RNAcentral holds the sequence, with entries from Rfam and Ribocentre. This is a predicted structure of a 116-nucleotide RNA (Guanidine-I riboswitch aptamer) from Cupriavidus necator. Rfam family: Guanidine-I riboswitch aptamer. Its family is annotated with regulation of gene expression in the Gene Ontology. RNAcentral records the identical sequence in 2 taxa. The prediction has a mean pLDDT of 84. NCBI's taxonomy places the organism under Bacteria, Pseudomonadati, Betaproteobacteria, Burkholderiaceae, Cupriavidus.
């Protein structure tokens, strides 16, 4: 340089706007509650959320005896699958801009451009 792999899902948070509730403020009524309108520089609830957060299953590779099954053999070693049980699942600095949903983001372009 150039290819492959670096897994998947559900739950949660860091974080994120602001359809929807609520909240505050302003108007109006049939008035203590309704109805409109502003606000997200309103703590929150729904909602959106990480490749380089966190957990859990699921999957992937791996293994000592041992069990069960096949294949060779008179037979037994020896091989091959499953099962039980364990082990591992690493590293990972990262813009601008652009996209979606109601809108923005660490979400999607994207383990990208770049950079070591």
């Nucleotide at each position: 340089c150039c290819g492959a792999a670096g897994g998947g899902u559900c739950g949660c948070u860091a974080g994120g706007g602001u359809u929807c509730c609520g909240g505050u403020c302003g108007c109006g009524c049939u008035g203590c509650g309704c109805g409109c309108g502003a606000u997200g520089u309103c703590u929150g609830g729904u909602c959106c959320a990480a490749g380089a957060g966190c957990a859990a299953c699921c999957g992937g590779c791996c293994u000592c005896a041992g069990g069960c099954g096949c294949g060779c053999u008179c037979g037994a070693c020896c091989g091959c699958g499953u099962c039980c049980a364990g082990g591992c699942u690493c590293c990972a600095c990262g813009g601008c801009g652009g996209g979606a949903c109601a809108a923005a983001a660490g979400c999607c372009c994207g383990g990208g451009a770049g950079g070591u």